Small-subunit ribosomal RNA, central domain from an uncultured bacterium, 346 nucleotides, folded computationally. The prediction has a mean pLDDT of 87.

Context: one part of a larger RNA
Parts: sequence; C1' cells; structure tokens
RNA sequence: CUGGGCGUAAAGGGCAUGUAGGCGUCUCGAAAAGCUCUGGGUAAAAUAUCUGCGCUCAACGCAGAAAGGUCUCAGAGGACUGUCGGGAUUGAGUUCGGGGGAAGAGAAUGGAAUUCUCGGUGUAGCGGUGAAAUGCGUAGAUAUCGAGAAGAACACCAGCAGCGAAGGCGUUUCUCUAUCCCGAAACUGACGCUGAAAUGCGAAAGCGUGGGGAGCAAACGGGAUUAGAUACCCCGGUAGUCCACGCCUUAAACGAUGGGCACUUGGUGUAUCCCCGCAAGGGGGUGUGCCGGAGCUAACGCGUUAAGUGCCCCGCCUGGGGAGUACGGCCGCAAGGCUAAAACUC
Repeated sequence: CUGGGCGUAAAGGGCAUGUAGGCGUCUCGAAAAGCUCUGGGUAAAAUAUCUGCGCUCAACGCAGAAAGGUCUCAGAGGACUGUCGGGAUUGAGUUCGGGGGAAGAGAAUGGAAUUCUCGGUGUAGCGGUGAAAUGCGUAGAUAUCGAGAAGAACACCAGCAGCGAAGGCGUUUCUCUAUCCCGAAACUGACGCUGAAAUGCGAAAGCGUGGGGAGCAAACGGGAUUAGAUACCCCGGUAGUCCACGCCUUAAACGAUGGGCACUUGGUGUAUCCCCGCAAGGGGGUGUGCCGGAGCUAACGCGUUAAGUGCCCCGCCUGGGGAGUACGGCCGCAAGGCUAAAACUC
C1' cells in the first nucleotide's frame, strides 16, 4: 500500500466555532475538462505469454502475434462528475405568532442549621467508642432560654423530570445574554454537511496576587487498635474548600458508542407544544426512559435515541512489556501538559 477495524478485545479527539480541503437537492441550456468508444503514435532487443516452424522428441533454436499503460495526437458520444449561464423549492436560513426550562453573567435577598461571642437559668459532668482513652468542664462546661456576629451550603418541592456543545447547572427576585421546541405559511433561493490547522470553552486538584475563613479537612500532633499500624476508629488541626482577577488544560472528561442525512415491524411510560372532540379519548411534532421484532454481534447485548441498512467528512488502532517513557520541539510561574520513539525482552 491493499485489506480489516474502533460499546466491553488495540482503537472516537473532553467539547464546540470554523479556515483550507473533501463531499453536496431538483430542472433547462451551453461547452466538452474528467469519462466512454474508435483510429494513430509509443511501448528497443533479448526474456516471459500465445501461435506456427526446425533439430527423431525434449531442453533448445527460429519466425510471427498479442500486451496493460501512456500521449501538447485525430475524431465521436453527451448519461454521470466537474465548469459556465437561466430557473425552482423539498435542504438550509429569515420573518410573524405561541411555549417550556437548575442554560449563562451581574446585582440583590430569605429561612433552617453550624460555630463563636455576650447575658439568664443551672450543676458535675460532657463528649466519644466495639470497648476506651486523648479532649472539653468548678476559671462553671454539656443541657436550656434570650441577644448578637460570621461564613458556607440551599432540606422539603426533586422526578425514572428539565436545561446546556461538553465540562456542568438547584433558596428567591430583578437586569442583561443565548439556545431550543411548536404553529402559520409570507420571504431568501443550495446560502448546505464535515472539518487537518487555528481559536475558544473545559470537573476536581494544583499555582500566582489580594481578600475571606463558619463547617469540613490532605499534611501534621495526640489517643486507641495491632506483632507492628507511617492505616482503618477517636480527639484536635494547617493548606485547601469560598470570593475577585490571572494561570493550569487534565479525568472512568463514559453512553467507555465522533458529526450529518436518509431508510427500516411494534408495545408502554414521561416532559413539553399543537390539532380534533362537550367529555372520555384520539392524532401530530420535539426530547427523554423501559421492553422488545427483523437485522446485527465472538458473546454480552444493541434494536426508529441502532451497535440495523446506506452515503459524506473527520479522528483513531495494528501483539505484551519497555512507555504515554527517553530525546528534541512547543506550551507553563511551577507542578507538569502536548507531540512521541528505539535498543532490549517475552
């Protein structure tokens, strides 16, 4: 390279926007680049292939033919791809009307709980465990009542629910911003799909500067347990967890399943919108679950939300270890990240 694959065996990029590129609806006309066909040139000789002939046969030798490909060649065709021009509306988008939502950002706001401070009542314990001890408490704790302060998270509602591209999003209110769905068909007229590179977003932890610090809690100290116990249990406790700005860019970033379009038996929930109906109920769209048919699959299972049937584009895989490492490069304040081998070995 050909070929085969990527839910769990190796393999889907964490997610999006989008450049180049690849691919692209219906119809009419033109031209003829690709394409198909015919002719021509070329394809040295030898060898190889086929046919014929010659050594008695064969090996061998001689002669002829054929040949994919290719071309500033000549001509024809006009279906398909491409090109140019005209038209169309179903793809895509706009407009109008309606709708739902923990979608994002900023500001404000509420109650419960926790801890602390002050005051009242009150007295000897409290706390903790398998059992204890460390710890707290006569300098008055725990308990209880009142007042105040602080920070963080939002019980019930809550869902097998919703929203978001993913990460993710949950008190309440306001402001700003974005997407999506349904209906009507008015408008644009292929404006589309994918997307190397690039750019942006990206949980937690971590980093820088400045705040904040109630609870929790790596590290650390102590008490236990134990043969030991650098643990599990208990008492404490600092980074951190929170906010602002700036970095980091990773994950079992998972549906371990890239995106788009089309097609292909069903049943039953649920969220939301629309239509018919007085109602019961029925129908249509979008999303989200469960169960299952054909088909697929090594099996498990998937099964109109496909892992079925096809087409387009991207990413990735090629035995285990060495190794997601070394070296180099790029990025980062650092931690480290991205890219990414080989020797050797089984």